[in-house]
Context: one part of a larger RNA
Molecule: small-subunit ribosomal RNA, 5' domain
Organism: uncultured bacterium
RNA sequence: GAACGAACGCUGGCGGCAGGCUUCAUACAUGCAAGUCGAACGAUUAAAGCCCCUUCGGGGGUGUAUAAAGUGGCGAACGGGUGAGUAACAGGUGGGUAAUCUACCUCUCAGUGGGGAAUAACAGUUGGAAACGACUGCUAAUACCGCAUGCGAUUGUAUAGCCUUCGGGUCGUACAAGGAAAGGGCCUUUUGGUCCGCUGAGAGAUGAGCCCGCCCCCCAUUAGGUAGUUGGUGUGAUAACAGCGCACCAAGCCAGCGAUGGGUAGCCGGACUGAGAGGUUGGCCGGCCACACUGGAACUGAGACACGGUCCAGACACCUACGGGUGGCAGCAGUAGGGAAUAUUGCGCAAUGAACGAAAGUUUGACGCAGCCAUGCCGCGUGGAUGAUGAAGGCCUUCGGGUCGUAAAGUCCUUUUAUUAGGGAAGAACAAGUGGGGGAGUAAAAAGCCCUCGCCCUGACGGUACCUAAUGAAUAAGCAACGGCUAACUCCGUGCCAGCAGCCGCGGUAAUACGGAGGUUGCAAGCGUUGUUC
Numbered sequence: 001g002a003a004c005g006a007a008c009g010c011u012g013g014c015g016g017c018a019g020g021c022u023u024c025a026u027a028c029a030u031g032c033a034a035g036u037c038g039a040a041c042g043a044u045u046a047a048a049g050c051c052c053c054u055u056c057g058g059g060g061g062u063g064u065a066u067a068a069a070g071u072g073g074c075g076a077a078c079g080g081g082u083g084a085g086u087a088a089c090a091g092g093u094g095g096g097u098a099a100u101c102u103a104c105c106u107c108u109c110a111g112u113g114g115g116g117a118a119u120a121a122c123a124g125u126u127g128g129a130a131a132c133g134a135c136u137g138c139u140a141a142u143a144c145c146g147c148a149u150g151c152g153a154u155u156g157u158a159u160a161g162c163c164u165u166c167g168g169g170u171c172g173u174a175c176a177a178g179g180a181a182a183g184g185g186c187c188u189u190u191u192g193g194u195c196c197g198c199u200g201a202g203a204g205a206u207g208a209g210c211c212c213g214c215c216c217c218c219c220a221u222u223a224g225g226u227a228g229u230u231g232g233u234g235u236g237a238u239a240a241c242a243g244c245g246c247a248c249c250a251a252g253c254c255a256g257c258g259a260u261g262g263g264u265a266g267c268c269g270g271a272c273u274g275a276g277a278g279g280u281u282g283g284c285c286g287g288c289c290a291c292a293c294u295g296g297a298a299c300u301g302a303g304a305c306a307c308g309g310u311c312c313a314g315a316c317a318c319c320u321a322c323g324g325g326u327g328g329c330a331g332c333a334g335u336a337g338g339g340a341a342u343a344u345u346g347c348g349c350a351a352u353g354a355a356c357g358a359a360a361g362u363u364u365g366a367c368g369c370a371g372c373c374a375u376g377c378c379g380c381g382u383g384g385a386u387g388a389u390g391a392a393g394g395c396c397u398u399c400g401g402g403u404c405g406u407a408a409a410g411u412c413c414u415u416u417u418a419u420u421a422g423g424g425a426a427g428a429a430c431a432a433g434u435g436g437g438g439g440a441g442u443a444a445a446a447a448g449c450c451c452u453c454g455c456c457c458u459g460a461c462g463g464u465a466c467c468u469a470a471u472g473a474a475u476a477a478g479c480a481a482c483g484g485c486u487a488a489c490u491c492c493g494u495g496c497c498a499g500c501a502g503c504c505g506c507g508g509u510a511a512u513a514c515g516g517a518g519g520u521u522g523c524a525a526g527c528g529u530u531g532u533u534c
Base pairs, nucleotide, nucleotide: 001534002533003532004531006530007529008528009527010526013380014379015378016377017376018375019373020372021338026336027335028334030333031332032331035074036073037072040071041070044067049062050061051060052059053058081291082290083289091215092214093213094212095211096210097209100208101207105204106203107202108201109200110199111198112197113147115145116144122137123136124135125134126133127132154177155176156175157174158173159172161170162169163168183196184195185194186193187192217263218262219261224254225253226252229251230250231249232248233247234246235245236244266288267287268286269285270281271280272279273278293314294313295312296311297310316327317326318325319324344370346369347368348367352366353364354363355362356361383413384412385411386410393404394403395402396401418471419470420469421468422467423466427461433455434454435453436452437451438450439449478523479522480521481520482519483504484503485502489518490517491516492515493514499506500505
């Protein structure tokens, strides 16, 4: 000198853009953060409309629909948070997988036949303070289970070719074995059409698993470490290779090119600094990893050994009728404590994205916005011109004067900003609906699908940004320094005192170094100090 997720002191007008618990991976009141589908299913239900009956109280039906649960499907493994652990194939980079999996999505091929038994909801009885159950009975499905069929695929046996890292891979042929499925909406003149599904298989895309080369902090005041240890055979497990597990056999394996042990630490793209080489760092944004009160475990599933799932143990906290239960903010706000220190228990799904749904749409503390904070960067302003009796006043003085100083006052302007009033956005593109035109398709029609042109509808921010008018210099300057380094000097007070200080050093009666004043210098809505890095 530069930089910062900064803090502290004094001061403080506005806007844009960004950033905001670095400490205790401490404990958490309260609310919200993951739902959705009635076009999978059964049973139930409110209001409005229409029709019928009526004793005028009401009752029944129709169709459009609504609400809370339940079965079922998909999602909940994403998104969001944190950096405790981890010195490791965790990460970076480059490869391998002939050792693997991949829901939803796209394309292709072949199918979607015919049956059955239950169960929740519900009703009844009943246990419990509650959480939550128990028994009996009834019922549906795209829930569950057989049967049929088997283009592929799988497995076994036999066999030809090609490739090969010689382990095997790939493509054929023949025989055999076991193994699938589910319906729903709309249209219709039906043996039907169409859309969404379902089953088997192949390919792609995407995502993931595993393996390897190289790189990746400090300590030798850590020198030996290792028995599933190193390898083999066999077997099991896995989507998959493998001591991954097990049985047996052998005695290996790593290490001064630093094993083992200890300390510290998430890694990277990047960021800061520097002429560069390098040094430091990993907050915000992006990629990967790990974790979810602590420890352990599996279940479901395409995917988890699962933050807002389950089970067990523990600590802590809460409820209790003392028998027993409940909970997990390192999600967004917020609270307490800690700390030098870090924000609102806000608005909205309008946009972007995500989940579900045929769609309308619903949900979304992701996200978009708003609020707070000079925390940073950038921009603007606090007026402009003129004005010498160089006013008054302050300070200094050699008492002549000098200086603050064109500074003020005064005169003439301007209105960024401010205040008031008026106008007022872009961000909205869709989708659906509706009207028209065209197309593919069909034996024909309708519906549906595709293309296209209109109409209709949707804004949290926000009456915000912005624009216009009016008013009036009106609403807006501080902080630090002035001995040298280092730009900027005099007076008074003090008298080795009080004090200053980054280094050198000032202060003991003329202190440009302490304190005050005037003046000056530097930066400026900031200025200094402290801390840290280069």